[in-house]
RNA sequence: GCCCCUGUAGUUUAAUGGACAGAAUAGGAGUUUCCUAAACUCUUGAUCCAGGUUCGAUUCCUGGCAGGGGUA
Numbered sequence: 001g002c003c004c005c006u007g008u009a010g011u012u013u014a015a016u017g018g019a020c021a022g023a024a025u026a027g028g029a030g031u032u033u034c035c036u037a038a039a040c041u042c043u044u045g046a047u048c049c050a051g052g053u054u055c056g057a058u059u060c061c062u063g064g065c066a067g068g069g070g071u072a
Base pairs, nucleotide, nucleotide: 001071002070003069004068005067006066007065010025011024012023013022018055027043028042029041030040031039048064049063050062051061052060
């Protein structure tokens, strides 16, 4: 250089073009406890970027960026 794959909360991930983007865990608050841990309740937080298609895009298309793999 060329080819392929991946990109969603701090982390691990779900979501056939119809959603308020869902969970677990982590964080914050509270209940309980002499204190801590555990348990329970509540709560904050995310679609890599820019275009395009579409009534509607996390999903499809193009380009870019980042990571991984293959090839000489």
Notes:
A computed fold for a 72-nucleotide RNA from Parcubacteria group bacterium GW2011_GWB1_45_10, annotated as transfer RNA. Its mean pLDDT, the model's own confidence on a scale to 100, is 80. Taxonomically the source falls in Bacteria candidate phyla (Bacteria). It was read from a public genome assembly. Its Rfam family is "tRNA". It is annotated as a transfer RNA.